[in-house]
Context: one part of a larger RNA
RNA sequence: GAUUGAACGCUGGCGGUAUGCUUAACACAUGCAAGUCGAACGGUAACAGCAGAGCUUGCUCUGGCUGACGAGUGGCGGACGGGUGCGUAAUGUAUAGGAAUCUGCCUAGUAGUGGGGGACAACUCGGAGAAAUCCGAGCUAAUACCGCAUAAGCCCUACGGGGGAAAACGGGGGAUCUUCGGACCUCGUGCUAUUAGAUGAGCCUAUAUUAGAUUAGCUUGUUGGUGAGGUAAUGGCUCACCAAGGCGACGAUCUAUAGCUGGUCUGAGAGGAUGAUCAGCCACACUGGGACUGAGACACGGCCCAGACUCCUACGGGAGGCAGCAGUGGGGAAUAUUGCACAAUGGAGGAAACUCUGAUGCAGCAACGCCGCGUGGAGGAUGACACAUUUCGGUGCGUAAACUCCUUUUAUAUGAGAAGAUAAUGACGGUAUCAUAUGAAUAAGCACCGGCUAACUCCGUGCCAGCAGCCGCGGUAAUACGGGGGGUGCAAGCGUUACUC
Repeated sequence: GAUUGAACGCUGGCGGUAUGCUUAACACAUGCAAGUCGAACGGUAACAGCAGAGCUUGCUCUGGCUGACGAGUGGCGGACGGGUGCGUAAUGUAUAGGAAUCUGCCUAGUAGUGGGGGACAACUCGGAGAAAUCCGAGCUAAUACCGCAUAAGCCCUACGGGGGAAAACGGGGGAUCUUCGGACCUCGUGCUAUUAGAUGAGCCUAUAUUAGAUUAGCUUGUUGGUGAGGUAAUGGCUCACCAAGGCGACGAUCUAUAGCUGGUCUGAGAGGAUGAUCAGCCACACUGGGACUGAGACACGGCCCAGACUCCUACGGGAGGCAGCAGUGGGGAAUAUUGCACAAUGGAGGAAACUCUGAUGCAGCAACGCCGCGUGGAGGAUGACACAUUUCGGUGCGUAAACUCCUUUUAUAUGAGAAGAUAAUGACGGUAUCAUAUGAAUAAGCACCGGCUAACUCCGUGCCAGCAGCCGCGGUAAUACGGGGGGUGCAAGCGUUACUC
């Protein structure tokens, strides 16, 4: 000199745009953050409509008939999005390669979608319990579940053969048939099998990746082989047997520290430091362990077990997990609102309408950073007053003020008023912006002035009080302490402290 996710002191007008718990991965009250589909299904708890009945004439009852829809079965999604950096020095990351793999939704192609069956929720009845919830009996639907048929360019094979699938729903409709439900035709969306693709993911190898030798030896599934099991897949991944290997001063092992990268800061560069925001990857979700479901998890707002903690309890037993968004306590030098909206962008579900979305878009708070603007402009000397100083003549503040003329960025008031949306739909928001009116009106501080280092005098103090980054200053004339005047430097900031180069 530059830099910062900064903090502190004094001060503080406006706008734009970024950023905002670096500490306790400490504990969390409350609300919200993942639902959706009735065009898969049985249905009808609530609301509305319609129809009917009763009468007390505006109420009651009945009917899933319609719009819809609580709870339930079923499908898809809760593996994305969002958070944090505990762990991890290599099961990670970065770069470059590789072969023994899987891949829901999506795209392209081929073939099919025939015919049956038995259940379980919901519901009803009964029971247990304080509750959470659970048990028994009975009824029922499906794109839920299970056989049968058929099937290849699919799988297995000893090459003879063997195995193996599916589900329907909705819109429209002339003839024909009809048990009046429909069959049938057609279109759309689905479903099954398979081949490719795309996307995503798993695995392997090489190189690079902090410090310590006051850590020198480490290792028994350890290193390799054969066989088997397991996995989507290779492999000691696991197991049986066999061999005795494997790593290490080119630093094994151990210990400490740490998420990695693109990048960021600095620097002429080489390098050094760093890894907030944004983007990619990884890890984690109260602590530890485990699997289930699924295309995908060993799953933040799923399940089970154990532990600590908190809460409820009728003491028998139960409930919970903010490192999601707000917010609270605590810690700390220190870090924001229990806001608005799905209008846009994107995501989930749905044929769609639409629903959900603390992702996101916005608004609020903070000079925390960067950028821009303003706090007036021109004239104005007998050089006013005050203040300071003085050699008492004056000098400085100083064209500075007053005063005259002008302007209106900003401010205030009134009116108009967008783009963002493609036909409709705008949270922001009557916002940005524009016009008119008013009137210099609403708007300057902070640090420093001995040298380094731009800027000097008076008074007070008297090695005291104090200053100080270094040298140093102060003991009666202090340009170094404190105050006044003046000056210098930056400026809505200025200084100090801390970090890095």

Predicted 3D model of a 501-nucleotide part of an RNA (small-subunit ribosomal RNA, 5' domain) from a Methylococcaceae bacterium.
The sequence was found in a public genome assembly.
Its mean pLDDT, the model's own confidence on a scale to 100, is 86.